[in-house]
C1' cells in the first nucleotide's frame, strides 16, 4: 500500500465482503519443556464449613481447672501449677487494609483555582500545666426467668472508666487601635463559660513503715491546654467528556430577601415571613444507556473503540430507612427498625449476612486450590519481647489463557532401494528423504554438590553527628539467631539419537495439483460462487503451501472506509436546492484614524501524582520480565510583554446599500364597465328525407318536419388574427377594449443619508390543477353513470349521451415532473452573433446606417470544469459569506407517536426484515405494430402445377415376437438406401460356441492342413472314413505352416454428436468480415467501412485524420457459342479416279463436318449524350458474340452446443459362456387413418390403326450380344463383332403424312382381379420384373391454401447411365420441339447500408407487473389478559433524631434538713421507609381476528411498462 464484486464490455458512483492488528475470550484437533504474566465479562443469584482485627498486666480488680506434691477425720484441705489460662472494665484500632461496579449523566470524576467559610487521633516542633476531692459499676458472690439467644433482683470491688471545685488565657460578647479583598482580618482591654491521670525503671539522702517498699529525687511514657507543621479529609467555583426533540416546556423551598435554627464549616441544608422570581433552541425537563480518570487497543495523523490485571478517585456491603460511639463512618466481618429469604426451637421465642479468601449449589460458550507462611514488605496493638494479619509473599497447585526462549537431533549418503501416488507405460514424484556409518548431548531421566532473597529489629557496651543522653549511621557482642518457597535456581558427573509434530489450507482474491468416488445427490461457502458423469471448489489419497506446541473457526474492536469527509465527500441528470418571497435569533461583513487588550502571539513561574508509551544504560546465560535516569505527557492556571490581524469603544469617509428629480416599455395586480366572433338553446319562415357518426358500424336525431338556410331573441364561457427562444412578475402565473386604484424593474442626473449590508434555523405570507364548506351560475366541455361499437373477455382506447367539476363571491386545503430536476449574494474570467428597453456619440435637413454605453433575453465558442453527456460572464469556470439537503436497494414516504385540516388528507417520519447489488453516463450489437435508401421469382404480370382420384415412395400414428436405427420448421419425410426373396440385417423367434467369425504375442503339445465320401440335423454343428507335410543343416536340430491348450488380450451398428475430429446442411454467391500504423476518447470503443455518385458487388470514382492491408466480390480454372493453326484413325468426302441394286465400299484426299491439342477474339476498347472534366449509366456503330455472353466448380468471419459415435476415427462409461460370434426361419413389404413427395389420368392440341424423318450422351467380358430363326408377346435357340470414333445395345419420341373415333365414364382412363406364361437366381408363399388373355374402379381439371419457373428457361417429348444375379413413377445425366409475361416497389416474406428508441445482450420465443391460490418470516391495528417503571394526590406511620411534656424515677453538684438543680424512662407532636388506596402516564409481553410487506418450484388471470410497446409516458389529485 490494496483487491473481489453490479455490465456483452467500459468509465463513474455506491453497498456488500477480504488480507492487518487487537482480546480477562471461548469452541474443534493436537500438545515436549521453561520463565514472566493473566484467570466468574453471565445471577449485585443463593451460600455449608474454616479462616481474614486484634493487641495492651508498663491503666484496674478479678482469677481456676487439668496435672502433681504433701496432709487428712477419708467428708476434704494445703503448697506448686499461676497471679498461668481466662472473660470482665479500661485504652488504641476496629472508619485501615481486602472486594465488587448495582446505583450514579453528578461538582461523581478529569484538570485548574478557592476557603477573609472549615475540622484533623495516632507524629514533629515549641510553651504551660498535671492542685485537691467525691460518687458509682462491671466481673465477682447470692438469687431468679427463658429451651436457647440473653437476662432481672440483691450484694461487693478496682482504674490512665466517670463527676464536681481551684487555675489557664482557648471560646463566645462588647470596647478601642490597625490593616485589607466586600463578607472581614490582626491586636490590646473587658465580661461569661471552660482541662488534666496516672503507670513503669532506677536511687536510697533527710520524712514514714522498714527483709523491702511508700513518700522523694532523676528517667522514660501516658494525661491536659495552647500555637505552628506534615499528612488526611470537608466544602465552593471555572472549564471538559453519553444518546435521543417522535421529550418544549421545566420549578413552590422552587429563585432571591430579611429573622431564627443547624452543622466542623458556607448556604433553602432546616424553618418562620415577605417579594415574584430562577431554568430553557449555546437544548431546561422527560427517557435511555453508562461508575469517572492515568491509560489500554487500532490508527500515518487527526480520530474511533474500551476502562479487565497495576495506579488515583467515588459509590455500595442481603433490599429500604435511621442514626449512635467516634479525630473520622450514618460504619463489607457494629447498633435500631421495617421486608424478603434462609436456618434453630421446647411454637413461647431467637439466629444470619462471603461483592473478604479458599469452597459449594446455580447461571453460562466461559475462569482455578476448602494449599504454604509470616521468612521478607506493609499495616494494628504493646515500653519491648511479642501476638494478630486470606493485606501480602511463595523457583507452591490447577489451565497453552497470553507474551518470550529452548527442543524434537547434526555432518556425510543414489543401486534415486522398497512401499506409495502418477503415467503418455519411457518415466516422473515423494526424496537425501529412509536404510546405512560417523558425530553432538540442549531439554526431559538418574546421581551428587548447591546459593542470593537476611540484615535489621532486640538487649548490652563503644564511636560518628548533633544544642541533645532523641532520632539516624557506624562498630562489638547477643550471633554459628531467624528461609515459607526449597535441597529450588544454578554447577558438575553418566547413559544413549534415545523420551518430544501438529493443525490449516492448495478456483480468483491468496502462497500452494493431481488421481480416485459422487453426480444439482451429498455436500462447500468470507465474498463472487462450485456440484445436473471427464469437479485443481465436495469426500478420500497422493504430491505441494503456510503457521508451529500449537494452528483453525466463532465473537468483539480499530483499520482498510475519504463509507460522517476539521485534516478529508458530495447535491443538473447517479442519494441530495426547501415550491416561491419577507424577515427575527445566529453566522459574516466596505474605507481611513485614535484608544483597548477578549481572541491572537512570544517568554516567565505552577501544575500536569507514580506507573504506562519512547530514549539511554542496568539486573535476571537471551527475551518476555524487572531496576535506573532522561525525555515527553501536545492540557489548565498565574505574571510579563507585542498590537498585524478579529473583536470592542470612539470619530470620520463614500465607493456597498438607501433616498430625491426627470424619463420611456410591459399579458405585473384588483375593482368597475363594455366589444365582436362562434358554440349552444328558444322563436318564426323558406325546404324535404334524411342528419350524424366511423377503420367500418350502431346507439342517437328526424314526416310530432330533424340536417341544411334566413332573420329575430337568450345565456354563459373563452378572447381568433397581432403572437414573437416577445413582455412583466419573487414563484405559482398573467394574453379583446376602457377607466381608476396600484407594485415592481430600468435609463439618465450636477442632489442627500452616511455601511443603514448579505444571508436566513424557528416565525409569516403568497402559491397550477384537482378537491372541501355556503350561496349563485351553467352555454360549450367533462371525471362518475348509461347506452353503442370492438374484442376471447373490454369495467378501457372509438362513438352517442350525459351528472359533478369547470365561472363568480366569501372561506379552507398547501400539494404537481411546483423543472433550468442548477438556494440566495458578491467579485474575478478569451470571444462572436441575434431579440427588448432605455440612452450616448460621428455624419445628416431629415428618414435612417455606423460606432457605442447600461438593463434583460437567447444561440454558438476560448481558457477551465465535468464520470460522460455537456455547462462555459445568464457557469455545472475561479473564489467568499450564509441557509436547505444527501450517505446502499428494497421494506416506505410506509407504521407508531405528535401537529395541522370539516374531510379527503399534509407535515415529521422510524424499525423488523430481506437482497449484492439498485443506480448514471456513454459503447458495441440485436430488436420496434421507428425512420430513410437499396437488393432477391420476395410481390405484381404471366406459364405450368400441388391440394380432389388411382397407384409409386417416404413418414407419423396404430399394430406386432420384431415391424432395426439415424433424420423432425425454413434447412426431416422418392432423406441415410445408386437399388430389404436368402444375404445385406444392425431388429425377433429357436438352435448351438466361449481366447471365440476376423487380428498380434508368448509359453506348451501335436503334425500335419487342404481335399474328397459317408451318417444323424433346419442348418450351424456333430460323428466316421481315406489320405498324409514342406526347407535348411555342422544330422544335435532350426525355421515355415496348420491344428490344439494356457495367458496377454480380441469383439460390441452398446451409451454420450451435449466430451471431440472429420465430413455435411443454412443464413448466403448474400456483400460483408477484419487488421497494422496513425489520429480521437479517461476507457469500452470509434476513426478507416461514414459521407455525394455508381455498381450484380465494400464495383469503382469524389471528398474526408486517415493512409495502406488481408479473408470475402470480380478474375484466373472447366464447359458452350465464332474463327484461326496442327493434326487426320476407327471419323470426313468437295474435287479425281474405280466399284456397287445400295452403301466412303475401294484408291486416293485433308478442302468440309467432326475429333482433341494450342492459338485469337469482348476490353465500355470506339461514337454520341447524361453526368461534376469523375466512376458510370443511356443510345448508336462494328461484331459470332456487348456491357459480369450463357452454365458450372469456387461458399469470407460467424450463426444455429443444427446433423451424423450407424460410413470412418476417437476420449470416457458400459458388457465379457454375452450388449460378442454362428446358423435357420420370420420381420424391416403390416394397415381403421393423417402429412410429404411423385407418376398415370380425366381426354379431340387427344386415343387408335398404318406409313415416314431428325439426335446428343453414355455403357459393355462373369459383359454388349448382330445376323439367322421359333414363339402373338415376355422371350428362347444361336454366337458373328467388339475390351470398341471400328462391334452391340440402338427402335429415338414427341413431330411429319393418311385413315378411324365424335363428347361418352367413352376406341378416355388404367387400377383392381382371374387364368396363362417368360426370366433372373440354392429359391419369386409371406415378398420380384416382365409378357398375352380376360377383368375395367376412381377419376369429368380439384376447397380454403400453396409450390416452381424471366430464354434456348418454363412447359412438353423420348434417350442413357449408376447401384444391381434379379428388381425405378426414385436419382443423376443427355438431347429434341419451345413459349407467356415483368407496369412497377405500396404491401407479404427475406437480406444489406445509414440514422433513431430501448428498462433487450439466453439479445423480442427478450424483458417485465399487479391481483388470486399455496407455504414461510418478521411486522402494524386488535375486545382485551399481564407485567414492569416512575411520578403527583390522599391514608398509614416502624425505627430514629430533634421538640413539647414529665405526676413516673434518679449515686455524684448545692443544701444542716425539706428540697432544689440536672438525667432518664414513658406520653404527645412534627419530619419519617416499608406498606396500601384510587385515577392517570410511560415501556414491554401476549391476544381471537385483521392490515398490508418480504421471500419462494417451472401454479392461475391478463399485458400495465419497456421500441411510437401497439392509447408516447410520467407527476400532483378526484
Nucleotide at each position: 500500500a490494496g483487491a473481489g464484486u453490479u455490465u456483452g464490455a467500459u468509465c463513474c458512483u455506491g453497498g456488500c465482503u477480504c488480507a492487518g492488528a487487537a482480546u480477562g475470550a471461548a469452541c474443534g484437533c493436537u500438545g515436549g519443556c521453561g520463565g514472566c504474566g493473566u484467570g466468574c465479562u453471565u445471577a449485585a443469584c443463593a451460600c455449608a464449613u474454616g479462616c481474614a482485627a486484634g493487641u495492651c498486666g508498663a491503666a484496674c480488680g478479678c482469677g481456676a481447672a487439668c496435672g502433681u506434691c504433701a496432709c487428712u477425720u477419708c467428708g476434704g484441705u494445703g503448697g506448686c501449677u499461676a497471679g498461668u489460662a481466662g472473660a470482665g472494665u479500661g485504652g488504641c484500632g476496629a472508619a485501615c487494609g481486602g472486594g465488587u461496579g448495582a446505583g450514579u449523566a453528578a461538582c461523581a470524576c478529569g484538570u485548574g483555582g478557592a476557603c477573609a467559610a472549615c475540622c484533623u487521633g495516632c507524629c514533629u516542633g515549641a510553651a504551660u500545666g498535671a492542685g485537691g476531692g467525691g460518687g458509682a459499676u462491671a466481673a465477682c458472690u447470692u438469687u431468679u426467668g427463658g429451651a436457647a439467644a440473653c437476662g432481672g433482683a440483691a450484694g461487693c470491688u478496682a482504674a490512665u472508666a466517670c463527676c464536681g471545685c481551684a487555675u489557664u488565657c482557648c471560646u463566645c460578647g462588647g470596647a478601642g487601635a490597625u490593616c485589607g479583598c466586600a463578607u472581614g482580618g490582626u491586636c490590646u482591654c473587658u465580661g461569661a463559660g471552660g482541662a488534666a491521670a496516672g503507670a513503669c525503671c532506677g536511687c536510697c539522702u533527710a520524712u514514714c513503715c522498714u527483709u523491702g517498699g511508700a513518700a522523694g529525687c532523676g528517667g522514660u511514657u501516658g494525661c491536659a491546654u495552647u500555637c505552628a507543621g506534615a499528612g488526611g479529609g470537608g466544602u465552593c467555583c471555572g472549564c471538559g467528556g453519553c444518546u435521543g426533540a417522535u421529550u418544549a416546556g421545566c420549578u413552590a423551598g422552587u429563585u432571591g430577601g430579611u429573622g431564627g435554627g443547624g452543622u466542623a464549616a458556607u448556604g433553602g441544608c432546616c424553618u418562620a415571613c415577605c417579594a415574584a422570581g430562577g431554568c430553557g433552541a449555546c437544548g431546561a425537563u422527560c427517557a435511555g444507556u453508562a461508575g469517572c480518570c492515568g491509560g489500554c487497543c487500532u490508527g500515518a495523523g487527526a480520530g474511533g473503540g474500551c476502562g479487565a490485571u497495576c495506579g488515583g478517585c467515588c459509590a455500595c456491603a442481603c433490599u429500604g430507612g435511621a442514626a449512635c460511639u467516634g479525630a473520622g463512618a450514618c460504619a463489607c466481618g457494629g447498633u435500631c427498625c421495617a421486608g424478603a429469604c434462609u436456618c434453630c426451637u421446647a411454637c413461647g421465642g431467637g439466629a444470619g449476612g462471603c461483592a473478604g479468601c479458599a469452597g459449594u449449589g446455580g447461571g453460562g460458550a466461559a475462569u482455578a486450590u476448602u494449599g504454604g507462611a509470616c521468612a521478607a514488605u506493609g499495616g494494628g496493638g504493646g515500653c519491648a519481647a511479642c501476638c494478630c494479619u486470606g493485606a501480602u509473599c511463595c523457583a507452591a497447585g490447577c489451565a497453552a489463557c497470553g507474551c518470550c526462549g529452548c527442543g524434537u537431533g547434526g555432518a556425510g549418503g543414489a543401486u534415486g532401494a522398497a512401499g506409495g501416488u502418477u503415467c503418455u507405460c519411457g518415466g516422473a514424484u515423494u526424496g537425501u528423504a529412509a536404510a546405512c556409518u560417523c558425530c553432538u548431548g540442549u531439554c526431559a531421566g538418574g546421581u551428587g554438590g548447591a546459593a542470593c532473597g537476611a540484615a535489621a529489629a532486640u538487649c548490652u557496651g563503644c564511636g560518628u553527628u548533633u544544642a541533645a543522653u532523641a532520632a539516624a549511621c557506624g562498630u562489638a557482642g547477643u550471633c554459628u539467631a531467624u528461609g515459607a518457597c526449597g535441597g529450588u535456581a544454578c554447577c558438575a558427573c553418566c547413559a544413549g539419537a534415545g523420551g518430544a509434530a501438529g493443525c490449516c489450507c492448495c478456483g480468483g482474491c491468496u502462497a500452494a495439483c493431481u488421481c480416485c468416488g459422487u453426480g444439482c445427490c451429498a455436500g462447500c461457502a468470507g465474498c463472487c460462487g462450485c456440484g445436473g458423469u471427464a469437479a485443481u471448489a465436495c469426500g478420500g489419497a497422493g504430491g505441494g503451501g503456510g503457521c508451529a506446541a500449537g494452528c483453525g473457526u466463532u465473537a468483539u474492536u480499530c483499520g482498510g472506509a475519504a463509507u460522517u469527509a476539521u485534516u478529508g465527500g458530495g447535491c443538473g441528470u447517479a442519494a441530495a436546492g426547501g415550491g416561491c418571497a419577507c424577515g427575527u435569533a445566529g453566522g459574516c461583513g466596505g474605507u481611513c484614524u485614535u484608544u483597548u487588550a477578549a481572541g491572537u502571539c512570544a517568554g516567565u513561574g505552577g501544575u500536569g501524582a507514580a506507573a504506562u508509551c519512547c530514549c539511554u544504560c542496568g539486573g535476571c546465560u537471551c527475551a518476555a520480565c524487572c531496576g535506573a535516569g532522561g525525555a515527553a505527557c501536545u492540557g489548565c492556571c498565574u505574571c510579563u510583554g507585542a498590537a498585524a490581524c478579529u473583536g470592542a469603544a470612539a470619530g470620520a469617509c463614500u465607493u456597498g446599500a438607501g433616498a430625491c428629480c426627470g424619463g420611456g416599455a410591459g399579458a405585473g395586480g384588483g375593482u368597475a364597465g363594455u366589444g365582436g366572433a362562434a358554440u349552444u338553446c328558444c322563436c318564426a319562415g323558406u325546404g324535404u328525407a334524411g342528419c350524424g357518426g366511423u377503420g367500418a358500424a350502431a346507439u342517437g336525431c328526424g314526416u310530432a318536419g330533424a340536417u341544411a338556410u334566413u332573420g329575430g331573441g337568450a345565456g354563459g364561457a373563452a378572447c381568433a388574427c397581432c403572437g414573437g427562444u416577445g413582455g412583466c412578475g419573487a414563484a405559482g402565473g398573467c394574453g379583446g377594449c376602457u377607466a381608476c386604484c396600484u407594485g415592481g424593474a430600468c435609463c439618465g442626473g450636477u442632489u442627500c443619508u452616511g455601511a443603514c449590508g448579505c444571508u436566513g434555523a424557528g416565525g409569516c405570507g403568497c402559491g397550477a390543477a384537482a378537491g372541501u364548506g355556503u350561496g349563485g351560475g351553467g352555454a360549450g366541455c367533462a371525471a362518475a353513470c348509461a347506452g353503442g361499437a370492438u374484442u376471447a373477455g373490454a369495467u378501457a382506447c372509438c362513438c352517442u349521451g350525459g351528472u359533478a367539476g369547470u365561472c363568480c363571491a366569501c372561506a379552507c386545503u398547501g400539494u404537481a415532473a411546483a423543472c433550468g430536476a442548477u438556494g440566495a449574494g458578491c467579485a474575478c474570467u478569451c470571444g462572436g452573433u441575434g431579440c427588448u428597453a432605455c440612452g450616448g456619440g460621428u455624419g445628416u435637413c431629415a428618414a435612417c446606417c455606423c460606432c457605442u454605453g447600461u438593463a434583460g433575453u437567447g444561440c454558438c465558442u476560448u481558457a477551465g470544469g465535468a464520470a460522460a453527456c455537456c455547462c462555459g460572464u445568464u457557469a455545472a469556470g475561479u473564489g467568499c459569506u450564509c441557509c436547505g439537503c444527501c450517505u446502499g436497494g428494497g421494506g416506505a414516504g410506509u407504521a407508531c407517536g405528535g401537529u395541522c385540516g370539516c374531510a379527503a388528507g399534509g407535515c415529521u417520519g422510524a424499525a423488523a426484515c430481506u437482497c449484492a447489488a439498485a443506480g448514471g453516463a456513454a459503447u458495441u450489437g440485436a430488436c420496434g405494430g421507428g425512420g430513410g435508401c437499396c437488393c432477391g421469382c420476395a410481390c405484381a404480370a404471366g406459364c405450368g402445377g400441388u391440394g380432389g382420384a388411382g397407384c409409386a415412395u417416404g413418414u407419423g400414428g396404430u399394430u406386432u415376437a420384431a415391424u432395426u436405427c439415424g433424420a423432425u420448421g425454413c434447412a426431416a419425410c422418392g432423406c441415410g438406401c445408386a437399388g430389404a426373396a436368402c444375404c445385406u440385417u444392425a431388429c425377433c423367434u429357436g438352435g448351438g460356441c466361449u481366447u471365440g467369425a476376423a487380428c498380434u504375442g508368448u509359453a506348451g503339445a501335436g503334425g500335419a492342413c487342404c481335399g474328397u465320401c459317408c451318417g444323424a440335423g433346419a442348418g450351424a454343428u456333430c460323428g466316421g472314413a481315406u489320405u498324409u507335410c514342406u526347407c535348411c543343416u555342422u544330422c544335435g536340430g532350426g525355421a515355415g505352416c496348420c491344428u490344439u491348450u494356457a495367458u496377454a488380450g480380441a469383439g460390441g451398428u452398446g451409451c454420450u454428436g451435449c466430451a471431440u475430429g472429420g465430413c455435411u446442411g443454412u443464413c448466403g454467391u448474400c456483400a460483408g468480415c477484419u487488421c497494422g500504423u496513425g489520429u480521437c476518447g479517461u476507457g469500452a470503443g470509434a476513426u478507416g467501412u461514414u459521407g455525394g455518385g455508381u455498381u450484380a458487388a465494400g464495383u469503382c470514382c469524389c471528398g474526408c485524420a486517415a493512409c495502406g492491408a488481408g479473408c470475402g466480390c470480380a478474375a484466373c480454372c472447366c464447359u458452350u457459342g465464332u474463327c484461326c493453326u496442327u493434326a487426320g484413325u476407327u471419323g470426313c468426302c468437295a474435287g479425281c479416279a474405280c466399284g456397287u441394286a445400295a452403301u466412303g465400299g475401294u484408291g486416293g484426299g485433308a478442302a468440309c463436318u467432326c475429333u482433341a491439342a494450342g492459338g485469337a477474339g469482348a476490353c465500355u476498347g470506339c461514337c454520341g449524350g447524361u453526368g461534376a472534366c469523375a466512376a458510370a449509366c443511356c443510345g448508336g456503330a462494328g461484331g459470332a458474340a456487348g456491357g459480369u455472353g450463357g452454365g458450372g466448380a469456387c461458399g469470407a468471419c460467424g450463426u444455429c452446443a443444427a446433423g451424423u459415435c450407424a460410413u470412418c476415427a476417437u476420449g470416457g462409461c458400459c458388457c465379457u459362456u454375452a450388449c460378442g460370434a454362428c446358423c435357420a426361419g420370420g420381420g424391416c413389404u403390416a394397415c381403421a387413418c393423417a402429412c410429404g413427395u411423385g407418376u398415370u389420368a380425366c381426354a379431340a392440341u387427344g386415343g387408335g390403326a398404318c406409313c415416314u424423318a431428325c439426335a446428343a450422351a453414355g455403357a459393355g467380358c462373369a459383359g454388349c450380344g448382330a445376323a439367322g430363326u421359333c414363339g402373338c408377346g415376355a422371350g428362347g435357340c444361336g454366337g458373328a463383332g467388339c475390351g470398341a470414333a471400328u462391334c452391340u445395345c440402338a427402335a429415338a419420341a414427341a413431330a411429319g403424312g393418311u385413315u378411324u373415333c365424335u363428347c361418352a365414364g367413352u376406341u378416355c382412363g388404367g387400377a383392381u382381379u382371374g387364368c396363362a406364361g417368360u426370366c433372373u437366381g440354392c429359391a419369386a408363399c409371406u415378398c420380384g420384373a416382365c409378357u398375352g388373355c380376360a377383368u375395367g374402379a376412381a377419376g369429368g381439371u380439384g376447397g380454403a391454401a400453396u409450390c416452381g419457373c424471366u430464354a434456348g428457361u418454363a412447359a412438353u417429348c423420348g434417350c442413357g447411365g449408376a447401384u444391381c444375379a434379379g428388381a425405378a413413377c426414385g436419382c443423376c445425366g443427355c438431347g429434341g420441339u419451345g413459349a407467356a409475361u415483368a407496369c412497377g416497389u405500396u404491401c407479404c416474406c427475406g437480406g444489406g447500408c445509414c440514422u433513431u428508441g430501448u428498462a433487450c445482450a439466453c439479445a423480442c420465443c427478450g424483458c417485465c407487473c399487479g391481483u388470486c391460490a399455496c407455504a414461510c418470516c418478521a411486522u402494524g391495528g386488535g375486545a382485551g389478559u399481564u407485567g414492569a417503571c416512575a411520578u403527583g394526590g390522599g391514608c398509614a406511620g416502624a425505627a430514629g433524631a430533634c421538640g413539647u411534656u414529665g405526676a413516673g424515677c434518679u449515686a455524684a453538684c448545692c443544701g444542716c434538713a425539706a428540697g432544689g438543680g440536672g438525667c432518664c424512662a414513658g406520653c404527645c407532636g412534627c419530619c419519617g421507609a416499608a406498606g396500601g388506596u384510587g385515577a392517570g402516564a410511560u415501556c414491554g409481553a401476549u391476544g381471537a381476528c385483521u392490515g398490508g410487506g418480504g421471500u419462494g418450484a417451472a401454479g392461475u388471470c391478463g399485458u400495465a411498462a419497456c421500441a411510437a410497446g401497439g392509447u408516447a409516458a410520467c407527476c400532483g389529485u378526484a
Molecule: small-subunit ribosomal RNA
Organism: uncultured prokaryote